[in-house]
RNA sequence: CGCGAUGUAGCUCAAUGGCAGAGCAGACGACCGAUAAUCGUCCGACGAAAGUUCGAUUCUUUCCAUCGCGA
Numbered sequence: 001c002g003c004g005a006u007g008u009a010g011c012u013c014a015a016u017g018g019c020a021g022a023g024c025a026g027a028c029g030a031c032c033g034a035u036a037a038u039c040g041u042c043c044g045a046c047g048a049a050a051g052u053u054c055g056a057u058u059c060u061u062u063c064c065a066u067c068g069c070g071a
Stems, first nucleotide, its partner, number of pairs: 001070007010024004018054001026042005047063005
């Protein structure tokens, strides 16, 4: 320099144009003589900016970060 992949919650992952979900973690509560386990509730995210669309995590473009391949 060229090509490609990935980017969603503190962590690991879903959601193929129509209300952004789950597990673990965290907070609170229930249970217990107490603790653990278990159960319930809550908290918390679409890498950034544009475009298409009635509607974008999803499609398009550019940029950013990480990884891989080639030279």